[in-house]
Context: one part of a larger RNA
RNA sequence: CGUUGGAUAUUUGAGAAGGGCUGACCUUAGUACGAGAGGACCGGGUCGGACGCACCUCCGGUGCACCAGUUGUUCUGCCAAGAGCAUAGCUGGGUAGCCGCGUGCGGUUUUGAUAAACGCUGAAGGCAUCUAAGCGUGAAACAUACUUCAAGAUCAGAUAUCCUCCUGACUUGACCAGGUAAGGUCACUUGCAGACUACAAGUUUGAUAGGUCGGAGGUGUAAGUGCAGUAAUGCAUUCAGCUGACCGAUACUAAUAGACCGAGUGC
Numbered sequence: 001c002g003u004u005g006g007a008u009a010u011u012u013g014a015g016a017a018g019g020g021c022u023g024a025c026c027u028u029a030g031u032a033c034g035a036g037a038g039g040a041c042c043g044g045g046u047c048g049g050a051c052g053c054a055c056c057u058c059c060g061g062u063g064c065a066c067c068a069g070u071u072g073u074u075c076u077g078c079c080a081a082g083a084g085c086a087u088a089g090c091u092g093g094g095u096a097g098c099c100g101c102g103u104g105c106g107g108u109u110u111u112g113a114u115a116a117a118c119g120c121u122g123a124a125g126g127c128a129u130c131u132a133a134g135c136g137u138g139a140a141a142c143a144u145a146c147u148u149c150a151a152g153a154u155c156a157g158a159u160a161u162c163c164u165c166c167u168g169a170c171u172u173g174a175c176c177a178g179g180u181a182a183g184g185u186c187a188c189u190u191g192c193a194g195a196c197u198a199c200a201a202g203u204u205u206g207a208u209a210g211g212u213c214g215g216a217g218g219u220g221u222a223a224g225u226g227c228a229g230u231a232a233u234g235c236a237u238u239c240a241g242c243u244g245a246c247c248g249a250u251a252c253u254a255a256u257a258g259a260c261c262g263a264g265u266g267c
Base pairs, nucleotide, nucleotide: 001152005163006162007161008160009159010158011157015149016148017147018146021049022048023047024046025045026044027043033038051106052105053104054103055102059100060099061098062097066093067092068091069090070089071086072085073084074083075082076081111143112142117137118136119135120134165179166178167177168176170173183261184260185259186258187203188202189201190200191199208254209253210252211250212249213248214247215246217243218242219241224237225236226235227234228233
């Protein structure tokens, strides 16, 4: 821009894409078969490998504004306690998120027309013949079925609901310009979204983000003081103190003020 007024939801599915893998064991059954050695089809069940999708409850990794330990040095006047720098100084752990080495799930099944092949009936050609007319069976392949996208499918589909008013100028038109309706956009607070856009949640009639409070989880028993010891240090206060993303509550702070776009031919 179109989809023949303007919108908001819910959809149909022409079409497109994806997926389709396979093993071992048990049983049938030491059966059929076979002199024996050996050893099934068909059918039923169990457990896997690789691959794919999703997720983070468990296991594990990462986790540069979390916690602790520790070395050197500079500084906060000194002690103590801390801060900066040294690869994040080094080391031990680790929430959310993101991941796999973790967890769950998938291939199945159905239908149709068939290939090779196997048949029925059957002539040409009194027989025979699956084929010439006609009719069947038949594969991981094909088309379905399953999952996802999908009306720019210009053949532009369907359903439900909402709004369908006003003004001006002229060359009087399916004209132009303006104000509005339903609705939308900008703006602002944001994130389970994201390169930008888009998408999604909100904007005081408010829990959208931050803060605060409570909790979970993490780290591992803070500082100060007291006691014991000459001291290093230990013990008590103290499962303390601190704590990013997680879960709730709470208008304390910020979502202010606003602006713009947006609708008719026919009957």
RNAcentral holds the full RNA, with entries from SILVA. Predicted 3D model of a 267-nucleotide part of an RNA (large-subunit ribosomal RNA, domain VI) from a metagenome. Rfam family: Bacterial large subunit ribosomal RNA. Clan: LSU clan.